[in-house]
Context: one part of a larger RNA
Molecule: large-subunit ribosomal RNA, domain I
Organism: Coleofasciculus sp. H7-3
RNA sequence: AGCUUAUGGUGGAUCCCUCGGCACACAGAGGCGAUGAAGGACGUGGCGACCGACGAAACGCUCCGGGGAGCUGGAAGCAAGCAAUGAGCCGGAGAUAUCCGAAUGGGGCAACCCCAAAGAACUAACUGCUGAAUCCAUAGGCAGUAAAGAGCCAACCCAGCGAACUGAAACAUCUUAGUAGCUGGAGGAAAAGAAAUCAAAAGAGAUUCCCUGAGUAGUGGUGAGCGAAACGGGAACAGCCUAAACCAUCAAGCAUGCUUGAUGGGGUAGUGGGACAGCAAAGUGGGACUCGAGAAGUUAGACAAAGCAACUGAAAACUGCACCAGAGAAGGUAAAAGUCCUGUAGUCGAAAACUUCAAAAGCCCUAGCUGAAUCCCGAGUAGCACGGGGCACGUGAAAUCCCGUGUGAAUCAGCCGAGACCACUCGGUAAGGCUAAAUACUACUGUGUGACCAAUAGUGAACCAGUACCGCGAGGGAAAGGUGAAAAGAACCCCGGGAGGGGAGUGAAAUAGAACGUGAAACCGUAAGCUU
Numbered sequence: 001a002g003c004u005u006a007u008g009g010u011g012g013a014u015c016c017c018u019c020g021g022c023a024c025a026c027a028g029a030g031g032c033g034a035u036g037a038a039g040g041a042c043g044u045g046g047c048g049a050c051c052g053a054c055g056a057a058a059c060g061c062u063c064c065g066g067g068g069a070g071c072u073g074g075a076a077g078c079a080a081g082c083a084a085u086g087a088g089c090c091g092g093a094g095a096u097a098u099c100c101g102a103a104u105g106g107g108g109c110a111a112c113c114c115c116a117a118a119g120a121a122c123u124a125a126c127u128g129c130u131g132a133a134u135c136c137a138u139a140g141g142c143a144g145u146a147a148a149g150a151g152c153c154a155a156c157c158c159a160g161c162g163a164a165c166u167g168a169a170a171c172a173u174c175u176u177a178g179u180a181g182c183u184g185g186a187g188g189a190a191a192a193g194a195a196a197u198c199a200a201a202a203g204a205g206a207u208u209c210c211c212u213g214a215g216u217a218g219u220g221g222u223g224a225g226c227g228a229a230a231c232g233g234g235a236a237c238a239g240c241c242u243a244a245a246c247c248a249u250c251a252a253g254c255a256u257g258c259u260u261g262a263u264g265g266g267g268u269a270g271u272g273g274g275a276c277a278g279c280a281a282a283g284u285g286g287g288a289c290u291c292g293a294g295a296a297g298u299u300a301g302a303c304a305a306a307g308c309a310a311c312u313g314a315a316a317a318c319u320g321c322a323c324c325a326g327a328g329a330a331g332g333u334a335a336a337a338g339u340c341c342u343g344u345a346g347u348c349g350a351a352a353a354c355u356u357c358a359a360a361a362g363c364c365c366u367a368g369c370u371g372a373a374u375c376c377c378g379a380g381u382a383g384c385a386c387g388g389g390g391c392a393c394g395u396g397a398a399a400u401c402c403c404g405u406g407u408g409a410a411u412c413a414g415c416c417g418a419g420a421c422c423a424c425u426c427g428g429u430a431a432g433g434c435u436a437a438a439u440a441c442u443a444c445u446g447u448g449u450g451a452c453c454a455a456u457a458g459u460g461a462a463c464c465a466g467u468a469c470c471g472c473g474a475g476g477g478a479a480a481g482g483u484g485a486a487a488a489g490a491a492c493c494c495c496g497g498g499a500g501g502g503g504a505g506u507g508a509a510a511u512a513g514a515a516c517g518u519g520a521a522a523c524c525g526u527a528a529g530c531u532u
Stems, first nucleotide, its partner, number of pairs: 001531009015517001016482002020453002022450007029442002031152002039100003042055003046078002050074002052059001061094006070082003105114003115119001122149002125145006156187001157185005167174001171221001197204002208235004218226002239434003242378001246265009270412001272377004276371004285365003289362002294357006301348003307321003322339002324328001330342003383407007393419001414429005469476002489516001492503004
């Protein structure tokens, strides 16, 4: 020096564990905000730096209900107190709630400054006053009232604007994709919606969603690709209100019997309907509106069966002899507990607040027959031309739908559609509006589940993490869990300046001693043996 064995150090793999994550299901909730939000700054404790809680009434105040012995948060300790005259704790309703922040009296480098009459800044609304060009007027201005808007928020929804990488094995039409992104708006859902719809000689009867039709019909530098619809089967079902004709009242204007406007009545349709004229008429049915008897639920809770001995450091394991079960879910307890604890099945429970359903009542809506002369049936609209967009459909034979420019009808003997166009036939009734459910999503609350993870995994974050740290900034972004059943966390003695260690003691165990479960390997020692 090497090898082997043993025994240590170092190191933190493995195993076991879980306070944390992940996914899903069901239920709830689906918003908060000028009555000042979300988010923060600064404070508040006898001794508090931090976290949490709270707000100058500041580790808390008041009332109501629950509960019943301890309490003064995490978090020990010292001090001082509170509590059966019911504390702490839990639930409901209130009070207080500094400063910043939409931030709103003015300013500002957020959490600060200034004015002062101590505050509504701005926009919208209403009222009053005033008041141009320009006579009346209008615009504008001023004041008051009042409190609608403003800001935040995960996804879902509607709308406006709208890429590129990429694919086409290059690339330009095309694709990616109306995606990402930006913006506006809304709701618990949104959007759509009661046929100017589909269909095809038979019929259906608003919309939405699922299955199917179907990778079909089509479209496409006929490349890459894109890609329906109806029928059929289901989920859920719900239909309505206006404009006009006509009538009445009121007002204004002027050609003085018309026009316009307001309000009310009337009226709402495609076997065309209504107005209009005549006849006849009484309660039926419905409601998505108001109110809400009552019921159920949510926000605290209550009761709740049945086991001992021996063994052990400790029993819940084993052994012995028992018991309960509408309860053998689960968690905890010194190890593995139906019968020890918390619970569980089951049965009850609310002073207060809230939610849902909802009787009755109110209110609203709701008919018929005949006639056919007159009137009405949504206009710069439909259509057309040109230019675009969108339809699965790239201009194509290109309908249907939407926009721009121009042009520009008809009123039921009307008009539109059925994929150029024409005829016939059939279907429908545009140019006003509303409408629950079935559908989408989950920041948030509760419960439950897992052939989900188990600390290099699972969230970035099991731990004081969006922290430390990096960056001027936008932004990027960690590492880090485990003594023991219980601190019983090692009094006292010895060496040492200390660190550290040796005794003693605790404990089942201290090679569980806080650098603490187990403690692999690399790496470094020690001892012995062997080889040289």